[in-house]
Molecule: c-di-GMP-I riboswitch aptamer
Organism: uncultured Geobacter sp.
RNA sequence: UCAUCGAAAAGGCACAGCACGGGCAACCGUGUGUCGCAAAGCUACCAUCCACGACUCUCGAAGGGAGGGAAAGGGAUAGAGGGGUUGUCGAA
Numbered sequence: 001u002c003a004u005c006g007a008a009a010a011g012g013c014a015c016a017g018c019a020c021g022g023g024c025a026a027c028c029g030u031g032u033g034u035c036g037c038a039a040a041g042c043u044a045c046c047a048u049c050c051a052c053g054a055c056u057c058u059c060g061a062a063g064g065g066a067g068g069g070a071a072a073g074g075g076a077u078a079g080a081g082g083g084g085u086u087g088u089c090g091a092a
Stems, first nucleotide, its partner, number of pairs: 005090002012037002017032006035079001041085003045082002047077004052073001055067005
């Protein structure tokens, strides 16, 4: 110095809930909060989730309503899991 590992120290992030807002939804943003996290930093490749569009039926001028689930169009999740990648400190 590097790898593995995770004591201490200095810090960091912010679950659930609640308030406001966005979205059809999954979910997201801000504030509050502080369950926890050695990557709870980043990344949508796998995986998981949603059901707007498309599709079918119906009323119809525009458009609206209902339906199914296959998920090819589209979207979401990195704090369910796996993968990739970058990084703080230095005890055993």